About this RNA:
Transfer RNA from Nephroselmis pyriformis, 68 nucleotides, folded computationally. Rfam family: tRNA. Rfam classes the family as a transfer RNA. From the family's description: Transfer RNA (tRNA) molecules are approximately 80 nucleotides in length. The RNAcentral record of the sequence draws on ENA.
RNA sequence: AAAUAUAACUUAGUUGGUCAAAGUAUCAGAUUGUGACUCUGAAAACACGGGUUUGAUUCCCGUUAUUC
Repeated sequence: AAAUAUAACUUAGUUGGUCAAAGUAUCAGAUUGUGACUCUGAAAACACGGGUUUGAUUCCCGUUAUUC
C1' cells in the first nucleotide's frame, strides 16, 4: 500500500429506496411404538464510531480484527 468484516456456522444481497434472503445448526409442533428422516412454524445478523443524504449493509473518514 491492498483486501475482507452480514444470524451460532457457511454464503447471497452493488451501481442508496420501503418488513435484509437462503442452507446447515437450535427451539416448538405434526408424523412415528421410541428415535432418525420428512413437513410446518419460531428466534437469531449488517465489526465499532462518526459524516453525507429525505433515506446508508451499500457512499466517505477514522478505529478494531483478520489475510497477503